This is a predicted structure of a 74-nucleotide RNA (transfer RNA) from Candidatus Iainarchaeum sp.
The prediction has a mean pLDDT of 83.
Its Rfam family is "tRNA". By type it is a transfer RNA. Gene Ontology term of the family: triplet codon-amino acid adaptor activity.
RNAcentral holds the sequence, with entries from ENA.
[in-house]
RNA sequence: GGGACAGUAGCUUAGCCUGGGAAAGCACUCGGCUGAAGACCGAGUUAUCGCGAGUUCAAAUCUCGCCUGUCCCA
Numbered sequence: 001g002g003g004a005c006a007g008u009a010g011c012u013u014a015g016c017c018u019g020g021g022a023a024a025g026c027a028c029u030c031g032g033c034u035g036a037a038g039a040c041c042g043a044g045u046u047a048u049c050g051c052g053a054g055u056u057c058a059a060a061u062c063u064c065g066c067c068u069g070u071c072c073c074a
Stems, first nucleotide, its partner, number of pairs: 001073007010026004020057001028044005050066005
């Protein structure tokens, strides 16, 4: 220098192909349970979807550019 993949909640991920309600587990907070704690049960909080622009009535999703990480080629 060229190419591929990845970036979504505090963490790990789904959702992207096929545009329309942002979701799960763990964690955290509160309550129940317990002598207390853990486990378990119930409720709740947390994400401008890496950044910017474009297309569209509407973008996490499509297009373009950029940034970061991993891998491959040279």